[in-house]
């Protein structure tokens, strides 16, 4: 150089052309003589730019970083 995957809170993983969710984590609160579990509720997230579209996290295009591969 080329080719294929992937890229979503701190982490770790769904998701799909219509609000992005779960575990976890961090705040508070409920429970409890205490602790620990638990039960609520609150915070953080679609790698970057374009471009199609009424609407883009998803599709196309380019870049950029990781992984494999060839060379």
């Nucleotide at each position: 150089g080329c080719g294929g995957c992937u890229g979503u809170g701190g982490u770790c993983c769904a998701g799909u052309g219509g609000u992005a969710g779960g575990a976890u984590c961090g705040g508070g609160g409920c429970u409890u003589c205490c602790c620990a579990a638990g039960c609520c509720u609150c915070g953080g997230g679609c790698c970057c730019g374009g471009g199609u579209u009424c609407g883009a996290u998803u599709c196309c295009c380019g870049g950029c970083a990781g992984c494999c591969g060839c060379a």
Annotation
This is a predicted structure of a 71-nucleotide RNA (transfer RNA) from a Microcaldota archaeon. Rfam family: tRNA. The organism belongs to Microcaldota, within Archaea.